Transfer RNA from an Oscillospiraceae bacterium, 84 nucleotides, folded computationally. The organism belongs to Oscillospiraceae, within Bacteria. Its Rfam family is "tRNA". Rfam's curators write: Transfer RNA (tRNA) molecules are approximately 80 nucleotides in length. It is annotated as a transfer RNA.
[in-house]
This record gives sequence, structure tokens and C1' cells, in this order.
RNA sequence: GCCGGUGUGAUGGAACUGGCAGACGUGCUGGAUUCAAAAUCCAGUGGUGGCGACACCGUGUGGGUUCGACCCCCACCACCGGUA
Repeated sequence: GCCGGUGUGAUGGAACUGGCAGACGUGCUGGAUUCAAAAUCCAGUGGUGGCGACACCGUGUGGGUUCGACCCCCACCACCGGUA
């Protein structure tokens, strides 16, 4: 150089045929339990704006297609593997 793969919350990792993004865990926060803790159980947990109801943004980055994109197309970036 060429070919292939991967990239999603703090983190592991789902998301079907393009149709509510973040299921289910770990972690964290609050609570229950305890003399106190551990363990266990319950609830919450992307960002911004708003008193609030809500609104907008968000899947490596930037574009495109589409009524609608994590998903399809193009370019680029990072990492992994292969190859003369």
C1' cells in the first nucleotide's frame, strides 16, 4: 500500500426487517435491613435548556439517501487481524 473486522452511557454489552436508542448486568446515588458493616432487597442513574409540563440534542467524526438511520451509501479517524 491492499483486503477484512470493530467503534453505542462511567463500564461489559443488547437493539429483530430501517420504526420508542441504551434492554440485561457491573459501577454509582438514595432507601430498607443491621448495634455497625458485609451480603441481600427496593428505587433512580445520557446531555443541554426550562420552576414545571415538556422541548431539543445524542450510537467514533463529517456528509448523503429516506417520512424515518446504531442499522443503507460516501469520505475520514482510531484500534484489531490478514497479505505481497